RNA sequence: AGGGCAAACCGGCCUGUCGCGUUGUACAAUUGUACGAUGAGGAAAGUCCGGGCAACACAGAGCAACACACUUCCUAACGGGAAGGAUGCCGCAGGGCAGACAGCGCGUGUAGCAGAAAAUAACCGUUCCCUGCUUGCGGGGAAUAAGGGUGAAAAUGUGAGGUAAGAGCUCACGGGGCUGCCGGGCGACCGGUGGCUUGUACAAACCUUGUGUGUUGAAAGGCCAAAUAGUUUGGUGGUUGAGGGUUGCUCGUCCGAGUUGCGGUUUCCGCACCCACCGAUGGGUAGGCUGAUCGAGGUUGCCGGUGACGGCGAUCCCAGAUAAAUGACAGGCACCUUCCCGCAGGAAGGUACAGAACCCGGCUUACAGGUUUGUCCUUUUU
Repeated sequence: AGGGCAAACCGGCCUGUCGCGUUGUACAAUUGUACGAUGAGGAAAGUCCGGGCAACACAGAGCAACACACUUCCUAACGGGAAGGAUGCCGCAGGGCAGACAGCGCGUGUAGCAGAAAAUAACCGUUCCCUGCUUGCGGGGAAUAAGGGUGAAAAUGUGAGGUAAGAGCUCACGGGGCUGCCGGGCGACCGGUGGCUUGUACAAACCUUGUGUGUUGAAAGGCCAAAUAGUUUGGUGGUUGAGGGUUGCUCGUCCGAGUUGCGGUUUCCGCACCCACCGAUGGGUAGGCUGAUCGAGGUUGCCGGUGACGGCGAUCCCAGAUAAAUGACAGGCACCUUCCCGCAGGAAGGUACAGAACCCGGCUUACAGGUUUGUCCUUUUU
């Protein structure tokens, strides 16, 4: 200097003419005129999480279902973020990268093929004893996890002793797991020193443990206006209880409508009316206001903190539409690509992803080009 990967930020600007939404002031009296202020993002996307706010008898209990899972901290909260720890990989090291990081001393399960066998291990081999016989080749029994083979993995590793040959059989030093004590750390853990113990991997296998979850969602809700026909119709219940919130079920609590009349009868039945609730058929009306933008708000200075972030001060108000405005044209600037050119410069083309709809904090996805940081590779010079 160039390139790759990862992360963060920016991602158009100025002038003129005309046009639009909201709003302020003045005038007008009509749906206007003039002047001023302001007007789509870092993702407004996805609708995946968490909340604010609103509504609903219980935001009560249990089961199911779902989510999360090392430590400390940040935050309104989160499945988010910051800094660490252990583990794995790379590196001589400093360090860097990664993850869905509770538990395999609860139970069950999987590990194909190969191999004798995948945890109740004897295929080859080794040692001892017996035996056939063609003196070299067999057969049988016992012992053996040291050596070899297969495999990703074969009974914790190395050395010494011991043994018929071997083996944690014994000893020394190590590895893995659990754990006592001491020291350091807020903590996860780290270091040291003892004791006990000894197949491995997988829980994004079933499972176990701990923590958590009411539901719906601005088309939520609230208010006003309009309309609410009928020879309509079905069922349940009337206090010994029909019905009433939900992702599903069960339980509990709470709310909840006749001490009417007549008849038979006597603690019940029938009829009528009334009341409560759940429907069916068919028809009518549906316009406006609000919710609705001052906030877990923006910018900035100082202080604290490794950091995410927090505290104090100053300053600012920056869309609120409802078929949905935030734009069009012209010129110039900026950036990028290609060509011409000795340089300066000139010409042509291009400028990404993409549009608020109750609001906010995250996550994920898309993105022409530019800037910065970290790391790796290549090349050149010193």
Molecule: Bacterial RNase P class A
Organism: Flavobacteriales bacterium